[in-house]
Context: one part of a larger RNA
Molecule: large-subunit ribosomal RNA, domain II
Organism: Fusibacter paucivorans
RNA sequence: GCCAACGAGUUACGUUAUGCAGCAAGGUUAAGCGCUUAAGGUGUGGAGCCGCAGCGAAAGCGAGUCUGAAGAGGGCGAAAGUUGUAUGGCGUAGACCCGAAACCGGGUGACCUAUCCAUGUGCAGGGUGAAGCUGAAGUAAAAUUUAGUGGAGGCCCGAACCCAUAUCUGUUGAAAAAGGUUGGGAUGACAUGUGGAUAGCGGAGAAAUUCCAAUCGAACUCGGAGAUAGCUGGUUCUCCUCGAAAUAGCUUUAGGGCUAGCCUUGAUCUUAGUGAUACGGGGGUAGAGCACUGAAUGUCCUAGGGGCUUUCACCGGCUACCGAAGACUAUCAAACUCCGAAUACCGAUAUCAUAUGAUCAGGAGUCAGACUAUGGGUGAUAAGAUUCAUGGUCAAAAGGGAAAGAGCCCAGACCAUCAGCUAAGGUCCCAAAAUGUAAGUUAAGUGGAAAAGGAUGUGGGAUUGCAUAGACAACUAGGAUGUUGGCUUAGAAGCAGCCACUCAUUCAAAGAGUGCGUAAUAGCUCACUAGUCGAGUGAUCCUGCGCCGAAAAUUACCGGGGCUAAAACUUACUACCGAAGCUAUGGAAUUGUGCGGAUGCAUAAUUGGUAGAGGAGCAUCGUAUGAGGGGCGAAGCAGUAUCGUAAGGAGCUGUGGACAUCAUACGAGAGAGAAUGUUGGC
Numbered sequence: 001g002c003c004a005a006c007g008a009g010u011u012a013c014g015u016u017a018u019g020c021a022g023c024a025a026g027g028u029u030a031a032g033c034g035c036u037u038a039a040g041g042u043g044u045g046g047a048g049c050c051g052c053a054g055c056g057a058a059a060g061c062g063a064g065u066c067u068g069a070a071g072a073g074g075g076c077g078a079a080a081g082u083u084g085u086a087u088g089g090c091g092u093a094g095a096c097c098c099g100a101a102a103c104c105g106g107g108u109g110a111c112c113u114a115u116c117c118a119u120g121u122g123c124a125g126g127g128u129g130a131a132g133c134u135g136a137a138g139u140a141a142a143a144u145u146u147a148g149u150g151g152a153g154g155c156c157c158g159a160a161c162c163c164a165u166a167u168c169u170g171u172u173g174a175a176a177a178a179g180g181u182u183g184g185g186a187u188g189a190c191a192u193g194u195g196g197a198u199a200g201c202g203g204a205g206a207a208a209u210u211c212c213a214a215u216c217g218a219a220c221u222c223g224g225a226g227a228u229a230g231c232u233g234g235u236u237c238u239c240c241u242c243g244a245a246a247u248a249g250c251u252u253u254a255g256g257g258c259u260a261g262c263c264u265u266g267a268u269c270u271u272a273g274u275g276a277u278a279c280g281g282g283g284g285u286a287g288a289g290c291a292c293u294g295a296a297u298g299u300c301c302u303a304g305g306g307g308c309u310u311u312c313a314c315c316g317g318c319u320a321c322c323g324a325a326g327a328c329u330a331u332c333a334a335a336c337u338c339c340g341a342a343u344a345c346c347g348a349u350a351u352c353a354u355a356u357g358a359u360c361a362g363g364a365g366u367c368a369g370a371c372u373a374u375g376g377g378u379g380a381u382a383a384g385a386u387u388c389a390u391g392g393u394c395a396a397a398a399g400g401g402a403a404a405g406a407g408c409c410c411a412g413a414c415c416a417u418c419a420g421c422u423a424a425g426g427u428c429c430c431a432a433a434a435u436g437u438a439a440g441u442u443a444a445g446u447g448g449a450a451a452a453g454g455a456u457g458u459g460g461g462a463u464u465g466c467a468u469a470g471a472c473a474a475c476u477a478g479g480a481u482g483u484u485g486g487c488u489u490a491g492a493a494g495c496a497g498c499c500a501c502u503c504a505u506u507c508a509a510a511g512a513g514u515g516c517g518u519a520a521u522a523g524c525u526c527a528c529u530a531g532u533c534g535a536g537u538g539a540u541c542c543u544g545c546g547c548c549g550a551a552a553a554u555u556a557c558c559g560g561g562g563c564u565a566a567a568a569c570u571u572a573c574u575a576c577c578g579a580a581g582c583u584a585u586g587g588a589a590u591u592g593u594g595c596g597g598a599u600g601c602a603u604a605a606u607u608g609g610u611a612g613a614g615g616a617g618c619a620u621c622g623u624a625u626g627a628g629g630g631g632c633g634a635a636g637c638a639g640u641a642u643c644g645u646a647a648g649g650a651g652c653u654g655u656g657g658a659c660a661u662c663a664u665a666c667g668a669g670a671g672a673g674a675a676u677g678u679u680g681g682c
Base pairs, nucleotide, nucleotide: 001682002681003680004679005678006677011093012092013091014090015089016088017087018086019085020084021083022082023081026050027049028048032044033043034042035041036040054061055060064076065075066074067073096234097233099231103224104223105222106221107220108219114198115197116196117195118194119193120192121191122190123188125157126156127155128153132149133148134147135146136145137144161185162184163183166181167180168179169178200216202212203211204210209218237617238616239615240614241613242612247260248259249258250257251256261366262365263363264362265361266360267359268358269357273354274353275352276351277350278349279347280346281345287339288337289336293333294332295331298328299327300326304322305321306319307318308317309316369394370393371392372391373390374389375388376387377386378385399410400409401408414587415586416585417584419583420582421581425577426576427575428561429560430559434574436573437572438571439570440569441568447563453548454547457545458544459543460542461541462540463539464538465537466536474532475531476530477529478528480505481504482503485499486498487497511526515524516523588607589606590605591604592603593602594601595600618671620668621667622666623665624664625663626662627661629659636655637654638653639652640651642649643648
């Protein structure tokens, strides 16, 4: 891991609601006792319990009573129950099942290990050479020196022995801590044998929460014990009807609860409910505005202040300074409003549409919500962020589209069909349907990712300048004179700089000069003019589609192929494809209505579904009664083309070799795929 078997809402006693049954102003017996065919049945037993009257603190009164001054008002009352049984809840019990870490009590452990006690044992070999002692030297004697002797030491090197520094191997190991190499101590606070002592609210500890039998922040074992678990996991057959919530308030409450909300079932009321239109309401949002409260731009005016000036002082004067209030002007506001919608909300009535609604009673589940659109707050006008409001979808919804996809778009699956029509979205091929029609645009593979900004890309529109009295571009020719204007300057001659209404002349035209250039001149050129040429050429604005801007980490920014008068984009049109939508045909169920004694018939609508409520069934084991299958072959097992909407039920064949089934009623150890489920097998 697989297979098989086992494996979870039970039972008792209360209580409440509903169904059924008995009796009914009553209903009912309990223990006990008698009889008996004796775990049973039957009779007896009225103690007791519930009901038949309530109200008040009570005295008390009584279909009333209490309050109260009250004949008021108000509160609580005044309409059948009870016993049994079944079912749904609830309570008390382990109370659907499994699961703690822990707590308490009684015992068992020091053969491991910690410390201690008693008594024993062990430590190859080598080195070093303390004190003391002896001799000699030395001294007055010593000290001291020296040569020997001597053999000390938690001394040195290093086996046994004890330990465990580093590393390798091992890591389902040879081993639940080892093996190899290396290393530390090795006469000591050494190591070790045997016997003994200390016990869990404890002992021991050269002290690490370390050890106390592979167990230690409190051992193990049995018991209290099925501890408790607002937590996790699991909870077994089928079909039918309806179908949620993820919110509010409170909570030592926040992943739990209680009440309400939302769901379901029954009873009652019987049109109350909902939507549309018309009508009547209140409002202070969006917008707008500046009349208030604040913010805030400039100008004018001006009280006041500053500065300058005047005077002995006052009175004065001036001011490119500041400036309240006021006037005009451009603005802003969630906590501003002179104003002010659309929606939304409330309401009587009318009409139309629809089918809900309320109350009482039984049963719930829900209290983690998600994304999307819109209106806001928080945040950074960030987030697949967070928090509200209103709607949608998912949750609990399958189908088609978006390549793929909970929450987007279309659309709500009772069943069957090799029938049809459509939605979103599509129609060249993958791949069902247009290589559709008409008119444009795009050249960027734009389409098929992005901004500020940039550009003679290209289409459309508008305004305007010049132009056959010849424009724009190009070419040919001219582009002069006073004059080198004046000033400045070394120089300044159109062209370093300054000044000047920058003049005037000759002209077809030609600036006291548009650039280049020179030291300054010179030179080249432009404006301007003529000629050649012969028809359009400039400027600005609005707008469609494109271009650049554009660098990232796995090959990928059309799903792919591929696409350019498209298979891209814009506009218009026609046809087709396309879903579990709608239709067609057949069938099933539920509910309402009508008919019917009933099975039922007709008709209309309905039939996605998690938590959950309600209803109807299938199967297993057993009991009772009835039926009556079986050696001419029961159960079980295997096979099979059969029946039923499902759980499931038959028939036949083989195997097997002795029990088994059906109907009705009753009763349950009554259904397995999950619980790191339990046991067995492989």